RNA sequence: GAAGCAGGCCAGACAGUCGCUGCCCGUGCAAACGGGGGGAGGAAAGUCCGGGCUCCACAGGACAGGAUGCCGGCUAACAGCCGGGCGCCGUGAGGCGACGGAAAGUGCAACAGAGAGCUGAACCGCCGAUGGCCCAUUACUUCGGUAGUGGGAUCAGGUAAGGGUGAAAAGGCGAGGUAAGAGCUCACCGCGGACGUGGUAACACGGACGGCAGGGUAAACCCCAUCCGGAGCAAGACCAAGCAGCAGGCAGUGAGGCGGUCCGCUGAGCCUGCGGGUGUGUUGCUUGAGCCCAGUGGCAACGCUGGGCCUAGAGGAAUGACUGUCACGCCGGGCAACCGGCGAACAGAACCCGGCUUACCGGCCAGCUUCGCAU
Numbered sequence: 001g002a003a004g005c006a007g008g009c010c011a012g013a014c015a016g017u018c019g020c021u022g023c024c025c026g027u028g029c030a031a032a033c034g035g036g037g038g039g040a041g042g043a044a045a046g047u048c049c050g051g052g053c054u055c056c057a058c059a060g061g062a063c064a065g066g067a068u069g070c071c072g073g074c075u076a077a078c079a080g081c082c083g084g085g086c087g088c089c090g091u092g093a094g095g096c097g098a099c100g101g102a103a104a105g106u107g108c109a110a111c112a113g114a115g116a117g118c119u120g121a122a123c124c125g126c127c128g129a130u131g132g133c134c135c136a137u138u139a140c141u142u143c144g145g146u147a148g149u150g151g152g153a154u155c156a157g158g159u160a161a162g163g164g165u166g167a168a169a170a171g172g173c174g175a176g177g178u179a180a181g182a183g184c185u186c187a188c189c190g191c192g193g194a195c196g197u198g199g200u201a202a203c204a205c206g207g208a209c210g211g212c213a214g215g216g217u218a219a220a221c222c223c224c225a226u227c228c229g230g231a232g233c234a235a236g237a238c239c240a241a242g243c244a245g246c247a248g249g250c251a252g253u254g255a256g257g258c259g260g261u262c263c264g265c266u267g268a269g270c271c272u273g274c275g276g277g278u279g280u281g282u283u284g285c286u287u288g289a290g291c292c293c294a295g296u297g298g299c300a301a302c303g304c305u306g307g308g309c310c311u312a313g314a315g316g317a318a319u320g321a322c323u324g325u326c327a328c329g330c331c332g333g334g335c336a337a338c339c340g341g342c343g344a345a346c347a348g349a350a351c352c353c354g355g356c357u358u359a360c361c362g363g364c365c366a367g368c369u370u371c372g373c374a375u
Stems, first nucleotide, its partner, number of pairs: 001371005007365004012326007020039002023036005041346001045357002048355005053232004065228005070084005085099001086097004100223002105221002107217002123163002125159003130156003133152008171189002174186003190212001191210002195206004236283003245274006256266003290309008328343006
C1' cells in the first nucleotide's frame, strides 16, 4: 500500500422566526395569557421468544398439547449471552451448525441399475479348482467300454478384486493367498465396546483386544430428558350524577307535592340502603432486573461495593416546519487556495424490561489476518 475479518460508538451542530404537547410558577371567576423547564430510537419496527405487573383458574398427580436438545457457566427468565468441545468451510483473521436417540416400533425414497433394505446382489468381466459335456491322445479290454493326460469355456458352479448404475452397492489401501477371488490372513489407516491417562464435563490422547458391527431420513411419526395453567394495560382498579333491578320502612285511617307554618288544594307513590352492565372521567403511567462513574471478583457473559443522576408520558395520539452559517459525503471546474451543484438514510414511543430478527445515507475509534514493496 492492497484485499479482507471482527468489535464498539455516532446518527449532523449552532442561531433566528413560527408552531405542538405535558409539568411548575404567576395573573385571572373561568376561558385563556405570560414566564421557566422537559419532549423518540438504535432499531421506538416485526410481535418471534423470555420475564415483571394485573385479573381469572388452581390440593396433589397424570394425560393431551407445545417448546427446547453437545458440555460448563451467566441470568428474573429465555429459543438469549459468554467460555469450551466436535463437525464443515476459509491460506488466514474467522464464519456456520435444532449438534440427544436409527441394535423399541412405524413410515418414506423419483430416476438409473442385474440387484436398494427382517434376505445382501452375478449385468459385463474373471475363474471354471470340483462334477458333467465335447475334442485330442496313451494304456488296458470280454470290443460295449474303463482309467490316465492335455485342451475347449460348453453346462452346473465359484467370485463383490475390476467395469457399469446410483446420493448410497457390506470399510480404505498394500502385501500374502487362491482356479479366480474374498478380513480368508497380515501391516497401516478407519470403526467398535471396554481399560488407562488428562479434563468439572462435552471430549481428547494412548497401548492392547475384536476381523468389523450394517445404509439414509427423527425442522417424518415416535422414544428419552428438561421446562411450560390461561388471558392480556382494550389487563385491572376507582368516582359524581342519572337509570334497570333488589331489600327494608311508611302510605286512600292520606305518604308525597304546593307552602316559613296552619288552613286549604291535590291524590299514589315516597324514603333509606345495596347496586350489575354500558359510556364518559380518573387511575394503572413510568423510580426501573434504571442510567452514569469509580473500585473490585471473573478469560468472559456477569456479579458485588461505593458515589452521583432522574432522563417523554401523549391519548383521533405532541415531539414539527422554514431560513441562515458551519461541518460531512458525492459530482463538475481549477496547478492550487477555492468555487458551483446535489445529497443527508431506515424509521417513528403508546404498561415496562431482557433478547432475537429485519431495515438503514454515511462517519469515527481501537484490534486482527493474508499478500506486495522498502529498510
Model confidence (mean pLDDT): 75 of 100. Bacterial RNase P class A from Formivibrio sp. oc-25, 375 nucleotides, folded computationally. Taxonomically the source falls in Formivibrio (Bacteria, Pseudomonadati, Betaproteobacteria, Chitinibacteraceae). RNAcentral holds the sequence, with entries from ENA.